């Protein structure tokens, strides 16, 4: 200098004028004035988990759903961290990968002789009677995504784990290391019967339902009538609770208000300590939107950043480079509605840090 890889940050600033929502204060009480606060890293998608509320603080079984290496973190999770294995990359590093295929059922198009426990198209060997038949074989060819270990030697009519040596895999026993997933090694068994569970299924763990339009209170208003039944309990059963002034449905009538929930929280920021980290502990400090036709905006000036061509000083042999000036253009994605932890998706111009590979110079 070039290429790559992982992570983090920012999300324009200041002032004037006009305007909006909420809270507090003032007065001469009005169509007034003052002060303070007023979106985000994703407020988004509503995918996962929780807090909270009601249904009975929520029970047992069947059924159903979710998750799936290990250890940890957490209120919890399908999230996060570290590690293990598998796959990819020269490497940094990355990944829609991760229980069980000797519990059972099942699947594998086309091609192929044969697709799961056996089988033989070409071929090889023996034999009869030569083109063909019978018997033996699975080393070679061919098909396929996948064909039942590989190399060598022995052996044989030809062959074959048929036998042997080494290698690879599987299983059993044992030793060492690690909390563990797992890693390293030894001995034995010719065991070589593989793949798919994002097929059913089995195993382990977790899960009751509905959701702030939850739910509670106050006020206003009205007109009742009919039908059915026990209801809560979610798909079924059990069990249990409540209960006739009950509950459900249909027709008709009334209302379309207010308050709370609802802004102090698994809270933000800073420091120290423990931990590789996720995270936890302690101390200090701060109070930080709260609407309900739903506020958080508009405009002007100056500045900032980037880009474009132009001008000027300087450096250089030159290409070109640094700096300065004015002009023009651009500055995203988006936007609270009960709250919180994650995940995912969107995002202009940029900035910072770690690491890897290649080339060149010293």
């Nucleotide at each position: 200098g070039g290429g790559g890889u992982g992570g983090g940050c920012c999300g324009g600033g200041u002032g004037g004028c006009c305007g909006c929502g909420c809270g507090c204060c003032c007065c001469c009480a009005g169509c007034g004035g003052g002060c303070g606060c007023g979106a985000g890293g994703a407020a988004a998608g509503u995918c996962c988990g929780g807090a909270c509320u009601c249904c009975a603080c929520a029970g047992g079984g069947c059924g159903g759903g979710a998750u799936g290496g290990u250890c940890g973190c957490u209120a919890a999770c399908g999230g996060c961290g570290a590690c293990c294995g598998a796959g990819g990359g020269c490497a940094a590093c990355c990944u829609u990968c991760g229980g069980g295929a000797u519990a059972g059922u099942g699947c594998a198009a086309c091609a192929g002789a044969a697709a799961g426990c056996a089988a033989a198209c070409c071929g090889c060997c023996g034999u009869g009677u030569u083109a063909c038949g019978c018997g033996g074989c699975a080393a070679g060819g061919g098909u396929g995504a996948a064909a039942c270990g590989g190399u060598g030697a022995g052996g044989u009519a030809a062959g074959a784990g048929c036998u042997c040596a080494c290698c690879a895999g599987c299983g059993a026993u044992c030793c060492g290391g690690g909390c563990g997933a797992c890693c390293g090694g030894a001995u034995c068994g010719g065991c070589u019967c593989g793949g798919c569970a994002a097929a059913c299924c089995c195993c382990a763990u977790c899960c009751g339902g509905a959701g702030c339009a939850a739910g509670a209170c106050c006020g206003a208003g009205c007109a009742g009538g009919g039908a059915g039944u026990g209801g809560g309990c979610g798909g079924c059963c059990c069990g249990u609770c409540c209960g006739a002034u009950a509950c459900u449905c249909c027709c008709g009538g009334g209302u379309u208000g207010g308050u709370c929930g609802c802004a102090c929280g698994a809270g933000g920021c800073g420091g120290c300590c423990g931990g590789c980290a996720a995270c936890g502990g302690c101390c200090g400090u701060c109070c930080c939107a709260g609407a309900g036709g739903g506020a958080u905006g508009g405009u002007c000036a100056c500045c900032g950043c980037u880009c474009g061509g132009g001008c000027g000083c300087g450096g250089g042999a030159g290409a070109c480079c640094u700096c300065g000036c004015a002009c023009g253009a651009g500055c995203a994605c988006a936007g609270a509605a009960u709250c919180c932890g994650g995940c995912u998706u969107a995002c202009a111009c940029g900035c910072c840090c770690g690491c890897c590979c290649c080339c060149u110079c010293g």